RNAcentral holds the sequence, with entries from ENA and SILVA. A computed fold for a 1402-nucleotide RNA from an uncultured bacterium, annotated as small-subunit ribosomal RNA. Model confidence (mean pLDDT): 84 of 100.
[in-house]
RNA sequence: AGAGUUUGAUCCUGGCUCAGAUUGAACGCUGGCGGCGUGCCUUACACAUGCAAGUCGAACGUGAAAGUACUUUCGGGUACGAGUAAAGUGGCGCACGGGUGAGUAACGCGUGGAUAAUCUACCAAGAAGUUUGGGAUAACAGCUGGAAACGGCUGCUAAUACCGAAUACGCUGCAUAUCUACCUUAUGUGGGAAAGAUGGCCUCUGCAUAUGCUGUUGCUUUUUGAUGAGUCCGCGUACCAUUAGCUGGUUGGUGGGGUAAAGGCCUACCAAGGCGACGAUGGUUAACUGGUCUGAGAGGAUGAUCAGUCACACUGGAACUGGAACACGGUCCAGACUCCUACGGGAGGCAGCAGUGGGGAAUAUUGCGCAAUGGGCGAAAGCCUGACGCAGCGACGCCGCGUGAGGGAUGAAGGUCUUCGGAUCGUAAACCUCUGUCAGCAGGGAAGAACGGUCACUGUGCUAAUCAGCAGUGAAUUGACGGUACCUGCAAAGGAAGCACCGGCUAACUCCGUGCCAGCAGCCGCGGUAAUACGGAGGGUGCGAGCGUUAAUCGGAAUUACUGGGCGUAAAGCGCUCGUAGGUAGUAUGGCAAGUCAAGGGUGAAAUCCCCGCGCUCAACGUGGGAACUGCCUUUGAAACUGCUACACUUGAGUGUGUGAGAGGAUAGUGGAAUUCCAGGUGUAGGAGUGAAAUCCGUAGAUAUCUGGAGGAACAUCAGUGGCGAAGGCGACUAUCUGGCACAUAACUGACACUGAGGAGCGAAAGCGUGGGUAGCAAACAGGAUUAGAUACCCUGGUAGUCCACGCUGUAAACGAUGAUAACUCGUUGUCGGCGAUACACAGUCGGUGACUAAGCGAAAGCGAUAAGUUAUCCACCUGGGGAGUACGUUCGCAAGAAUGAAACUCAAAGGAAUUGACGGGGGCCCGCACAAGCGGAGGAACAUGUGGUUUAAUUCGAUGAUACGCGAGGAACCUUACCCGGGCUUGAAAGUUAGCGACGACGCUUGAAAGAGCGUUUCCCUUCGGGGCGCGAAACUAGGUGCUGCAUGGUUGUCGUCAGCUCGUGCCGUGAGGUGUCGGGUUAAGUCCCAUAACGAGCGCAACCCCUACUGUUAGUUGCCAUCAGGUGAUGCUGGGCACUCUAGCGGGACUGCCGGUGUAAGCCGAGAGGAAGGUGGGGAUGACGUCAAAUCAGCACGGCCCUUACGUCCGGGGCCACACACGUGUUACAAUGGUAGGUACAGAGGGCAGCUACCCUGCGAAGGGGUGCGAAUCUCGAAAGCCUAUCUCAGUUCGGAUUGGAGGCUGAAACCCGCCUCCAUGAAGUUGGAUUCGCUAGUAAUCGCGCAUCAGCCAUGGCGCGGUGAAUACGUUCCCGGGCCUUGCACACACCGCCCGUCA
Repeated sequence: AGAGUUUGAUCCUGGCUCAGAUUGAACGCUGGCGGCGUGCCUUACACAUGCAAGUCGAACGUGAAAGUACUUUCGGGUACGAGUAAAGUGGCGCACGGGUGAGUAACGCGUGGAUAAUCUACCAAGAAGUUUGGGAUAACAGCUGGAAACGGCUGCUAAUACCGAAUACGCUGCAUAUCUACCUUAUGUGGGAAAGAUGGCCUCUGCAUAUGCUGUUGCUUUUUGAUGAGUCCGCGUACCAUUAGCUGGUUGGUGGGGUAAAGGCCUACCAAGGCGACGAUGGUUAACUGGUCUGAGAGGAUGAUCAGUCACACUGGAACUGGAACACGGUCCAGACUCCUACGGGAGGCAGCAGUGGGGAAUAUUGCGCAAUGGGCGAAAGCCUGACGCAGCGACGCCGCGUGAGGGAUGAAGGUCUUCGGAUCGUAAACCUCUGUCAGCAGGGAAGAACGGUCACUGUGCUAAUCAGCAGUGAAUUGACGGUACCUGCAAAGGAAGCACCGGCUAACUCCGUGCCAGCAGCCGCGGUAAUACGGAGGGUGCGAGCGUUAAUCGGAAUUACUGGGCGUAAAGCGCUCGUAGGUAGUAUGGCAAGUCAAGGGUGAAAUCCCCGCGCUCAACGUGGGAACUGCCUUUGAAACUGCUACACUUGAGUGUGUGAGAGGAUAGUGGAAUUCCAGGUGUAGGAGUGAAAUCCGUAGAUAUCUGGAGGAACAUCAGUGGCGAAGGCGACUAUCUGGCACAUAACUGACACUGAGGAGCGAAAGCGUGGGUAGCAAACAGGAUUAGAUACCCUGGUAGUCCACGCUGUAAACGAUGAUAACUCGUUGUCGGCGAUACACAGUCGGUGACUAAGCGAAAGCGAUAAGUUAUCCACCUGGGGAGUACGUUCGCAAGAAUGAAACUCAAAGGAAUUGACGGGGGCCCGCACAAGCGGAGGAACAUGUGGUUUAAUUCGAUGAUACGCGAGGAACCUUACCCGGGCUUGAAAGUUAGCGACGACGCUUGAAAGAGCGUUUCCCUUCGGGGCGCGAAACUAGGUGCUGCAUGGUUGUCGUCAGCUCGUGCCGUGAGGUGUCGGGUUAAGUCCCAUAACGAGCGCAACCCCUACUGUUAGUUGCCAUCAGGUGAUGCUGGGCACUCUAGCGGGACUGCCGGUGUAAGCCGAGAGGAAGGUGGGGAUGACGUCAAAUCAGCACGGCCCUUACGUCCGGGGCCACACACGUGUUACAAUGGUAGGUACAGAGGGCAGCUACCCUGCGAAGGGGUGCGAAUCUCGAAAGCCUAUCUCAGUUCGGAUUGGAGGCUGAAACCCGCCUCCAUGAAGUUGGAUUCGCUAGUAAUCGCGCAUCAGCCAUGGCGCGGUGAAUACGUUCCCGGGCCUUGCACACACCGCCCGUCA
């Protein structure tokens, strides 16, 4: 010191959350020792029991008993115990100490003053005195009441108890005088005290006593001090204004009373005051402070322990005593509660120390001692003291110590992970060598003790003298804690480590389990089968006798901003003006000294904090000194600034004079255009309205048109980011009244100013009240349309209202979303009104109103002299979103409603600006068989095939909008085959490694459906001699899976799309995301190219390079070809020969907008141009950018993980994948005459062929069969159809169409039943051109015709892939549908419009 979290990403605003410190804590897990602290925060709830305040015989009168001894007449008595215990009278104390925080918002507390308005027992010092009398009373005794508590009556008695008298100069009342506010002083007069106790000594012969003397002490009066207390005052001291008015002893005065004391403190009378926005009154909460916690500080929170003050003592009230109380362990009264009771009546007060119950998350022992410190009484000894000192319990806190140290690598075993190599726990352990803190045992053993009294001695001292008293020395004596701290010895590594965390924030990672389950979570968020986030484990990190959690406070939070924030769009400027209080305020001089500043004094308790020391072994802790306590009061001084005051000034402000512009306001009047209505004329069938219509008006005469009239409202053009006004707002013209403003001038006043809480006024539209008015328009309402509906948008009507007058309302996106005033700060350009200057101009000047821009500001967009810049003054307002501008309360209002204005609860966001995409029934440009223009189809029929569905033992699986559905499959009768039924096998059907063997196999037989099992016969090959091949085979490692996950993957593929796009480096711009480049103007099929340009280049795509095809050259001619030459045949390149041509297949050429014309800066475009086989990419193919769809495929293959292992593996037989009410897709054949049938006849290309293609011959109607030739193929072979010629059919369910079915055959194959193809004969279904809708195609294309091939024994092929033959029509064009590209715009979308989101219901 910051961090996480809003977004696809960014900057900002803004809240939430975290890391820190702390606690009188509690809870969870764990727990060795000690020191010092600390411990009912909740029920000021109720309390059993014990103790917590007594003491004095030196104030007073009484006065036992047990026991012991003696004695006795046995009843007792006497002495000691003992003047003891005990109660009583009296004195002092009980008002301290201890507890608690209920009440109290107050002179209660804090701080500083005042008391000249007061008191003060005990204590200290000074002065004076202590004389003389009296009458009672308790105790006690007797009688007596009551259950008790407690009394009553009679009688006796003492005092330092009580009372009288005397004296008193000091004390005090009054009067007088002085001086005078008071105080003070003097005089006179009046009033007012007391108590003794005790020690010692002396006079007379002795003793005792009295008197006397003397010491100590007590008492009385008084003065002073000290201490303590009372009262008063200034300032400070919580929240609510949704508490705004409060007050009758109230405010003051006079007289009186009362108090220690001022005072309405009380009372009588008089006056009518007093307090309050600087917050009275009321309500809520709370003891206050020193301090404590936190914080850099300023602050914020808090008020346990310790200390000061206050208040309280079961609740409420009251007084008594006393120096002091309205009294915690006193009294009285009332109340509640508890207890006792003989029912009549009594007793009690733990917020003292322990302790109990209760409450609560939660807080201790019914301990020891007065040894120390302190207190009460006493002359003292001493007694009392739950104050206090100690101990006990609690890790509650702080501090300290320990649980061992050194060595030790086969890096042991074991755990965990693993890529199987290893890594890690880990020098950790074992093992070796040491040490001895704490705990344990044993022994020793403090300080805290000083007093005091006693004894002995010395001195001093009063006195006539001794004693007493005082001072000192010595001796013995006094310790709860406690045999504690501490010290020494002994033995022994022996008895002593946990807790939390490990996704990010935040230090620390892997495996297993689980599978949106269980659970975690402070925030963000994890978990739906590979979870570093759940649970466990290993490892690691942090702290450590503790560690976490919860609660709470401050901090971080500049998130209430004094230090130190904001308000155009994020929350936030009142709608506007005037103005009160308040705040602030120009220039010069003098004075004062309140603020301010300086110096001094007093105070700011102690403790605490801080600094320097000291003492406990250290530390915590304790202690000495210092500093500090930032404050308040006071004295003196200074006079710059603020303030006050005096006197001036003119620049702020205002006035005057002159000029000017204006929809500024109010009232009265006037005007024309238009709409509507009324009357009349002309005139005839429509008008009106709409996207299209209808409702509506019109033959009873509309609309149209002309004339006249009525009435209301509004004022075209001018008109302008023009004007005026504070804002709302103001628009025909004229008159009257009237406000403000600007400019010029510088005559007058002389700071008169600015802002402005409350307050007052103004304040659009709508709305309300009363009365008018009403042409047009027009909520509500009615009708017609639209629509799924249409309580809307559109249309026809239409009432309030709109208008006027007078009142009310008081709000608007009342906006520049920008408060008012003043000053300062680079320029450019419009416009309005003045002034100057004027011929026009014009660096001119003042005031308004606009645009652009600099600096600066700002999160950005933007603002930018009319600031959102830089300053000053004042006011209003804001503090996360929702709830909510809601509820309640109050005020206002006729009402509608307005103003003021919360909380519970809930979320982790809500929001601003900008960026990139995607999207839009936004815009612009462009393209595509996208539409349009055409041709032919699909959708209707039958069949084939695929799919869905259904069925089934199984109908194996996958593909499902485009981008699944003649798709995987380019061949399901068995096999295939993955499915079903049944029969078998279990190291296995196949593969690898290691021994061993030489066969395996074939043939035959038995069994079986087969697989398989059993028996018999027969029996290896090659060799470089090492061995190898092939096969069998026990055992062990291993296998196998078309089981799951395509959402774990590789690879491959589809699609957008052969669309023209997708990016990078450097530079530049921006806080940043990002932009620029890639945009713009042209052009292209194209991000193709050109120009321009803060961009310059580059990459992947486009194009080209590759293949086929179209022309040609050259090379090469066999199996191809045959022009020429020769030979031969019934005929044929058949043969010799040749390679010219065709053709074949290698290498080349050719086409590039190259040429010409036009056009254009250029790229390019245009031209039936030239030339050319081909012309503007010649045609076709291959080629598919960054990416999208978690697209498809684990069943082609590969592969992670999971699952099965006598089965989810494997072998076999049979069945199924071919089912069939139905639905869809893709096709085939047709419906016929551009045709069918029959006969004749012509022309391809590309391919295939030895378990093959087959010539030719024979047989068969035919499929085919039997022979048989050639060819591993430019040689042999497979083979065209449409077409053409001729004949026939004549529009019909036909000589169309061929489904279906019957019969008979052929072929393949172990095998055609389920379930093949072909042939012949017979049969002859639907169908007569197909609804909505929809598909393909732009030229050698569509359409049409046949041929070949792969797979393959055969084939369900009408499919797929190729080949050639014949061979069209149409395209005006880009408005629309679909898809796409570029630019731009809006956006609350970003899993991105199949989005987001609102309401209702569940």